[in-house]
Context: one part of a larger RNA
Parts: sequence; structure tokens; C1' cells
RNA sequence: GCCUACGAGUUAGUCGUAGUUGGCAAGGUUAAGCCUUUAAGGGGCGGAGCCGAAGCGAAAGCGAGUCUGAACAGGGCGAACAAAGUCAGCUGCGCUAGACGCGAAACCAGGUGAUCUACCCAUGGUCAGGUUGAAGUUCCGGUAACACGGAAUGGAGGACCGAACCGCCAGACGUUGAAAAGUCUUCGGAUGAACUGUGGGUAGGGGUGAAAGGCCAAUCAAACCUGGAAAUAGCUCGUACUCCCCGAAAUGCAUUUAGGUGCAGCCUUGUUUUUACUCUUACAGAGGUAGAGCUACUGAUUGGACGAGAGGGCUUCACCGCCUAUCAACUCCUGAUAAACUCCGAAUGCUGUAAGAUAAUUAAACAGGAGUGAGGGCAUGGGUGCUAAGGUCCAUGUCCGAAAGGGAAAGAACCCGGACCAUCGGCUAAGGUCCCCAAAUAUAUGCUAAGUUGAACAAACGCGGUUCGAUUGCAGAGACAGCUAGGAUGUUGGCUUGGAAGCAGCCAUUCAUUUAAAGAGUGCGUAACAGCUCACUAGUCGAGCGAUCGAGCAUGGAUAAUAAUCGGGCAUAAGCAUAUUACCGAAGCUAUGGAUGGCCCCUCUUGCAAAAGGGGGGCUGUGGUAGGGGAGCAUUCCAUAUGCCUUGAAGCGUUGCGGCGAUGCAGCGUGGAGCGUAUGGAAAAGCAAAUGUAGGC
Repeated sequence: GCCUACGAGUUAGUCGUAGUUGGCAAGGUUAAGCCUUUAAGGGGCGGAGCCGAAGCGAAAGCGAGUCUGAACAGGGCGAACAAAGUCAGCUGCGCUAGACGCGAAACCAGGUGAUCUACCCAUGGUCAGGUUGAAGUUCCGGUAACACGGAAUGGAGGACCGAACCGCCAGACGUUGAAAAGUCUUCGGAUGAACUGUGGGUAGGGGUGAAAGGCCAAUCAAACCUGGAAAUAGCUCGUACUCCCCGAAAUGCAUUUAGGUGCAGCCUUGUUUUUACUCUUACAGAGGUAGAGCUACUGAUUGGACGAGAGGGCUUCACCGCCUAUCAACUCCUGAUAAACUCCGAAUGCUGUAAGAUAAUUAAACAGGAGUGAGGGCAUGGGUGCUAAGGUCCAUGUCCGAAAGGGAAAGAACCCGGACCAUCGGCUAAGGUCCCCAAAUAUAUGCUAAGUUGAACAAACGCGGUUCGAUUGCAGAGACAGCUAGGAUGUUGGCUUGGAAGCAGCCAUUCAUUUAAAGAGUGCGUAACAGCUCACUAGUCGAGCGAUCGAGCAUGGAUAAUAAUCGGGCAUAAGCAUAUUACCGAAGCUAUGGAUGGCCCCUCUUGCAAAAGGGGGGCUGUGGUAGGGGAGCAUUCCAUAUGCCUUGAAGCGUUGCGGCGAUGCAGCGUGGAGCGUAUGGAAAAGCAAAUGUAGGC
């Protein structure tokens, strides 16, 4: 992991509550007990008690009233108008119990453990070999005597080296091991606070501890066993057959509350009301948002005028006075601002009234049952944040959640569209039509040259890329570009300067002359000149040439962490723009057949009736998590009735048929003795999951 078996809303209560079925009914009902009788059951008696028919008050008590109160007041709770209960069965839910199942860590009580290990007590045992050579002693020297020195002797030491023994510094191996702590190599101690045998002692909030919270039997920040005990678990996991109808919430308030719960909201079922719901139009309302505005307030605010006042300077003994490139109130002009400004002020939305539409939904009240109370994306209006976030907090809508299908390559919520079932029918939506890949290598006219672009995404700024448009200037009296030639004189204008001659700089009625034309000079150049050139003019040439603005598509700007337009490919397109016509394309719509819910109509059967069931037709539905409701299938047992079976029961295997389905039936084989059907009843009543339990493989 698989298979088989087992495995979770149960049972109880003279409990509560609601529904339902039945009995009796202003009443209903017995409990214990007794009598009787059975296979089990039952039948009868028993009225104690309980509930109801009357309430109010704390109570005495009074009573359709009563309490409060001084009250014949007022008010509270009742009566009345409308008035039904009770007992039993069943079902939903609640309460009390282990209360759907499994699951703690822990707490307490009583016991069992020191054969492991910690420490202690008693009594024993062990430590190859080698080294060093303390004190003391003897002798000699030495001293007044000591001291002291030397040589021997001696054999001390938590002394040295190193086996056994005890340990474990490091590495490797081992890691479903040879081993629930080892092996190999290396290493520490090895006469000592040494190691060790045997016997004994200390016990769980206790021991023991050269102290690590270590150890106390592979268990220790409180051992183990049994019990309280099914502790408790607002937590996690699991919770078993089918079909049908409806279908949420992730919000508000409160909470030692925030992943829990209570009440409300939203769902469902029943009863009642019977259209009260929704939409459109018209009318009547309340309101201060968007916008706008501000000499209409409050605040903020640009420039200017006026300039009180202040600062500074001058003057003066002082007062007065004068001045201002300083600051500046009020007022005026001008520009402009606000969530907590408003002289104004929508659209929507909201409330009410009326009419109309919809025609089976919707609405409201009461009663039974819930779940939810972690939400999320997108669009829009805002707060917060960085007008950051797949951020966060509100509001309105929508979708996902609980929604499958088609499109967006792939994608919870983006676009299209809401799946009852079947069909090798049809039409469309979004989106597409060269190939992958269903459908146009469609039509018409342009644009793009960047593979831009063809899924989405870049800016300021730059650009004689290219297309189109508008305005304007020059041009056969010859434009524009090119080429040839000229481009002069007064004069080196004046000033300045070392120099300044068109060309460092300054000044200027920058004049005048000759001219086809030529600036007191456009640029290069020189120390200054010179030189080259331009404006300007003529000739040559022979037809268009400039300037400005706007639009389209391109282009640079363009930098992110493996690669990428899905790919191939595409150049008058298979890109972009405009227009048009076809086609493809979904579980949408439609066609045909079928199933089923609700409402309505017709009809048949049963029934006294109410009603129930069957058939047909019409309208309208049938996505669905939590959850509510309904109808069924299967298993075991019981009662009653009725059947099958050695000419083969159950079970098992296989094949076929029926039913929307849970499942049912039949044939064949195996098997070898029991098993069905109908109607009721009762449950140890359905497994894929719980790191489920046991067994097998």
C1' cells in the first nucleotide's frame, strides 16, 4: 500500500418545547399495589397524585377582578369581546447524564521499585614490569656545642614511563547497525579523592547528587503500576445508501472577546393574511454630496496701488522734523484655494401618492429547524499609504466563494454565458476564419519597412524616416541647386591702441560715389596687413523650388537577474486603419424524444364528506457548498399471512435483462441445507479516508 472484518448523533428521564396520529373532552389521566389469564403478551380494579377549567398580591387575603394607594383617581397584571384541554404513540430540537467517535499535556489517591544508576555502611579482592630517590639513619669532615657539608644507607610520593583494570580526547566506519551507544586507530588515569566482588541502607515534591536538572531498572523540571476516569479539550481529525425541492453567510451590537459564543441579519419548513413585493411614468417632498464660488462667512494665499504702524538713517541738549531698493495692518485692483469653508448647487439614491406593467412570483406576521459571524477579486466613490503593493479600512455593484461550458496559449473571480437527460440536428455570443485548429490565403481603399506589429506594457524630450492636409513666398520678364565671372571707390570711416586697415573693443543720419552688382561688411585668417569666402549681381542651365503649422504610421530614448510573439511562418501581409459580405464558434437559443417540481384545467377510480390516487393538456421551473425539507433502496431480527428447497437453499463466480438511482430479477457453474414474498413493527441498520483497530497478502 491493497483486501477482508470491525469502526462514530445512541440510550434513559412520571424532564421541557413544537409538530403529527389517535382516544376522551370542561374535563383528561392513572402511579404503586391488588385480582385474573397467557408461549410471550394481555384484561380488570385502584382517583392517591398530576395537568386544565381564574386571576391578582411578598403575604394575610380578596376574587372577574386584584395589587399599589387616603382614593369611587391613575397605573400594573388579568377577565371579557374571539374562550380547549388532557392522555398515549411517533418525529424534530433542547436540558441532565461520558451524550457523535477517537485524541492530550496534566491533577489526586493507594501501592511497586536502589538486581540499572547516585551516595553511604559492613566485609573481602586487584594493581606486569621499569624509573626517580624525600625524610630518617650511619660514617667522615666541620663547630666551643649546634648548625652545616660530603659519601653511603634508606625507600617517601593524590611522583614518572607503561600492561591488566578503569576511562573516553579526536577521527573514520556504523546510522532499516554485528550493537536501542558499538568497532578500528589514537588518547587519559594506572598506590589512589584508585578500581572492584558480596551483603545492606536512603523512595517520588521524596531520595541521591565533587552540581550536568544529573541519576533513581533502555522512562525524569517530579519514576512506574492501578484507581478517581469514558478527567477536561471554545482545539485537530473522522463521521458510512440513493433520488428530488429550496438554498445561505463570512455583516451589526455585545463579550477576560477577537479562529468561541449570545441577540439581530441572511436560508429552510409549516400555518395565516391574500398581492400587501418589484419595475415604469407622473406628481409632491426632505437633503447639502459632485461641481462651482468666495468684497457671502471662517481659514489659507500671488502680484500691484495706497500706506497707519514698526525698524534703520540724518538732525537736535531735547521736543519737533526729514529721508527710505527694510517689514507691514486696513482698504482697493488682480490671480487663485479648502474633508472638518458655503452666497449657491445637481445627477443618482430615499420617502409618499396615483396610474400602468408583470401573473406566479414576491411581501408581512407567527411557529419548528439551521448554518454563518476568517471572506476574496474586479469596477466605481473615498480614507490610509508613496494618488506604492496580489497592501489596508469603508461605501455601491458584480462575480468567485457554492458555477460547470466557450474565449483570453496556460489562469477562482477579465469577456461571453447560468449545465434536468439523450441526439454523428440547426442558429448564434464573446472570440475568430494560412497551418497546428472548426471557419475567408474574402472584397475595397490606404498606411507601415521598424519583424514595428500581430496577447498586455513605457514617458519627458529628440528626429530633412515616410504619407496626407492647411497657410504662405519665389518662378519662362528663367526661380532653386550647381558651374563661370565680378564682389569696386572715398577709406587704413572716427575713436581706442604698441598695432586695430570690413572682421579685439567703443561710436555712428553704417554715409556717399561708380555701378549689372558689391555691407564702413557673414565667416575663416594675419602681430597688423595680405589671403580665402559670404551677402549682392551678370552669364550658363531649363521647371518647379522654399518656409510655417497640423494629422497618420514608423524611429531613438529602451537597463534585471536560464529561454521564450505557443510554434512554423508572414513584406501591396497571415501587420495596422476604415468599410462590407460570408462562415466557424458554447452545456446559450432552437428542433425531436424522455424524466421530474410548482400552479391551473379536463377526466377516471376510491370515499358520506373533506380529500387521496391514476391518466391527459397548458404555463413555468429543475448549477449548487454550509444547511432546511421530501420520497425511497438495502441489511438483521420480530409478528401475521403465504410460499420455495437434495429434481439442490444460503453463500461464491460469471453472463444477460429491468429500474433516474440506492438496487432488483433471470440463466449457467460452484456449493450442500436451509431461504424467501406481502403487510406492519423494532434496530448493534449501509464506510474510502479518523498518521483508525485486528488479521492476511
This is a predicted structure of a 697-nucleotide part of an RNA (large-subunit ribosomal RNA, domain II) from Saccharicrinis carchari. Model confidence (mean pLDDT): 82 of 100. Lineage of the source: Bacteria > Bacteroidota > Bacteroidia > Marinilabiliales > Saccharicrinis.